Background:
Predicted 3D model of a 111-nucleotide RNA (SAM riboswitch aptamer (S box leader)) from Geobacillus sp. NCBI's taxonomy places the organism under Bacteria, Bacillota, Bacilli, Caryophanales, Geobacillus. The coordinates come from a structure-prediction model, not an experiment, and the mean pLDDT is 84. The model forms 97% of the base pairs in the Rfam consensus.
RNA sequence: AACUUAUCGAGAGUGAGGGAAGGAACUGGCCCGAUGAACUCCGGCAACCUGCUUCAUGAAAAAGUAAGGUGCUAAUUCCAGCAAAAUGGGUGCCAUUUUGGAAGAUAAGGU
Numbered sequence: 001a002a003c004u005u006a007u008c009g010a011g012a013g014u015g016a017g018g019g020a021a022g023g024a025a026c027u028g029g030c031c032c033g034a035u036g037a038a039c040u041c042c043g044g045c046a047a048c049c050u051g052c053u054u055c056a057u058g059a060a061a062a063a064g065u066a067a068g069g070u071g072c073u074a075a076u077u078c079c080a081g082c083a084a085a086a087u088g089g090g091u092g093c094c095a096u097u098u099u100g101g102a103a104g105a106u107a108a109g110g111u
Base pairs, nucleotide, nucleotide: 001111003109004108005107006106007105008104013042015041016040017039022031023030026081027080028079029078043073044072045071048069049068050067051065052064053063054062077103082100083099084098085097086096087095088094089093
């Protein structure tokens, strides 16, 4: 780097530093930020992998724990972009909802 599988409506700071952007990319919205953005440290959340405990035992599964490896810590992945269906308006269009897809993120795996 590409691929496979799983998940993506929950949760998490009145801290220290830092100083102007940030919400992946493009388009359109909508937000966030000097009452302090990105980023770093600390704290926290979660439980994907490992470890450990209980139960059971051929093994697993299940439940728990949070020591190790990641991850995350405004808004559903902030929302929509493509397709289908339903409903309404009165039409090859618009709006709303649902489902699927695309793109992306994270984990684990083999290459």